[in-house]
RNA sequence: GGAGUCGGCCAGGCAGUCGCUGCCGGCGCGUUAAAGUGCCGGUAGAGGAAAGUCCGGGCUCCACAGGGCAGGGUGACGGUUAACGGCCGUCCGCCGCGAGGCGAGGAACAGGGCCACAGAGACGAGUCCGUUUUAUUCCGGCAACGGGAUGAAACGGGGUGAAACGCGGCAACCUCCACCCGGAGCAACACCAAAUAGGCAAGCGAUGACGUGGCCCGCCGAGCUUGCGGGUAGGUGGCUGGAGCGCGCGGGCAACCGCGCGCCAAGAGGAAUGACUGUCACGACGGCGCAAGCUGCCGACAGAACCCGGCUUAUCGGCUGACUCCCGAU
Numbered sequence: 001g002g003a004g005u006c007g008g009c010c011a012g013g014c015a016g017u018c019g020c021u022g023c024c025g026g027c028g029c030g031u032u033a034a035a036g037u038g039c040c041g042g043u044a045g046a047g048g049a050a051a052g053u054c055c056g057g058g059c060u061c062c063a064c065a066g067g068g069c070a071g072g073g074u075g076a077c078g079g080u081u082a083a084c085g086g087c088c089g090u091c092c093g094c095c096g097c098g099a100g101g102c103g104a105g106g107a108a109c110a111g112g113g114c115c116a117c118a119g120a121g122a123c124g125a126g127u128c129c130g131u132u133u134u135a136u137u138c139c140g141g142c143a144a145c146g147g148g149a150u151g152a153a154a155c156g157g158g159g160u161g162a163a164a165c166g167c168g169g170c171a172a173c174c175u176c177c178a179c180c181c182g183g184a185g186c187a188a189c190a191c192c193a194a195a196u197a198g199g200c201a202a203g204c205g206a207u208g209a210c211g212u213g214g215c216c217c218g219c220c221g222a223g224c225u226u227g228c229g230g231g232u233a234g235g236u237g238g239c240u241g242g243a244g245c246g247c248g249c250g251g252g253c254a255a256c257c258g259c260g261c262g263c264c265a266a267g268a269g270g271a272a273u274g275a276c277u278g279u280c281a282c283g284a285c286g287g288c289g290c291a292a293g294c295u296g297c298c299g300a301c302a303g304a305a306c307c308c309g310g311c312u313u314a315u316c317g318g319c320u321g322a323c324u325c326c327c328g329a330u
Stems, first nucleotide, its partner, number of pairs: 001326010012280007020045010047301001051312002054310005059185004071181005076090005091105001092103004106176002111174002113170003123166001128158002130155011189237004199228006208220001210218002244263008282299002285296004
């Protein structure tokens, strides 16, 4: 100098204008007090994947004696964790010169199924070429025997193939073995609770019905009044302080764990986090220019919705660490 491998980080900066959502404060309206609402000021306001919803957990409700069946998943060994199919370490196998990468990595004498193409034959058996033995027959030979044809049996050779008869290979085919798994999800769930309709209870109850019924009495009763309870609209909570984040120290090869200090960083509900201007920087494309440079235009993937740990997928560009291989110089 070139070509690579594995990690970590960033995801334009600054200033201004107008908006949106949450919170805090002030002043009004409102009220017994609040809730609520208007204005002003301050402050906070998307991600490394917020995505796919693939795996695991927290949380909530429902179900549940125990065990089994069905169904789903996992599968070397050890560790880590709330848990995992994640992660870490080691072994083994494959790929790479290497740094490294990939691997569902138990069982094929329990059983079923499959094994492309090629090949005669793919687990049932079977013979294309060849070899050996043997039977029949033909030819030659006095004979021993030699040669040919056909058939049978055997095979360690050839040929095909990843594999050729050997207890073959495939379990990411069914299956067996071991282990794990109850279901639904924040539109969960809890609380407050209108109008309308209907329900329950109590009281009243017509010049009404029934009791042979005119009166008393009993009972029914449209309707009226009061109370109660369930559900809906609507509202509130759940909602973000948590297996949290940063730094330091310690333990551990590591994943990870412990201790100390510091910090609080969206919380909406048809759903805010936006738009514009100036300037600087970077990059892609285009134009002008011999060049230095000038200029125009554009800015990756993508948008939280209960939270967390992973995996996978998408992604313009940039910064950085460790390591490998090749070439050259000393």
A computed fold for a 330-nucleotide RNA, annotated as Bacterial RNase P class A. The coordinates come from a structure-prediction model, not an experiment, and the mean pLDDT is 78. It matches the Rfam family "Bacterial RNase P class A". It is annotated as a ribozyme. Of the family's consensus pairs, 95% are formed in the model.